[in-house]
RNA sequence: GUCUUAUCAAGAGAGGUUGAGGGAAUGGCCCGUAGAAACCUCGGCAACCAUUAAGUUUUACUUAAUAUAGGUGCCAAUUCCAUCUAAGUGGUCUCACUUAGAAGAGAUAAGAG
Numbered sequence: 001g002u003c004u005u006a007u008c009a010a011g012a013g014a015g016g017u018u019g020a021g022g023g024a025a026u027g028g029c030c031c032g033u034a035g036a037a038a039c040c041u042c043g044g045c046a047a048c049c050a051u052u053a054a055g056u057u058u059u060a061c062u063u064a065a066u067a068u069a070g071g072u073g074c075c076a077a078u079u080c081c082a083u084c085u086a087a088g089u090g091g092u093c094u095c096a097c098u099u100a101g102a103a104g105a106g107a108u109a110a111g112a113g
Base pairs, nucleotide, nucleotide: 002112003111004110005109006108007107008106013042014041015040016039017038021031022030023029025083026082027081028080043075044074045073048071049070050066051065052064053063054062055061056060079105084101085100086099087098088097089096090095
């Protein structure tokens, strides 16, 4: 990097090194020298895997608890918003706004090759 499945309206930051970018892409809108990204230290959040207990239609599910025993992940803004389609409203048109739905893209986890 590819494929499958699940989740994505909740939650949780200080210090140090360093010094200009960052929020995936495009557009918008934001964050940032009152210190971005990255790295390090410490801290925190969270049940995806996991652990424990109970139950059931019993080997697979459900429920509850656990954040240390372990593996990840995460800690501005809903995945920051939009991206596709439909309906409605406005406009002469390109279009703008509102609502609904799905997909795509992305992120994370588990698994497969």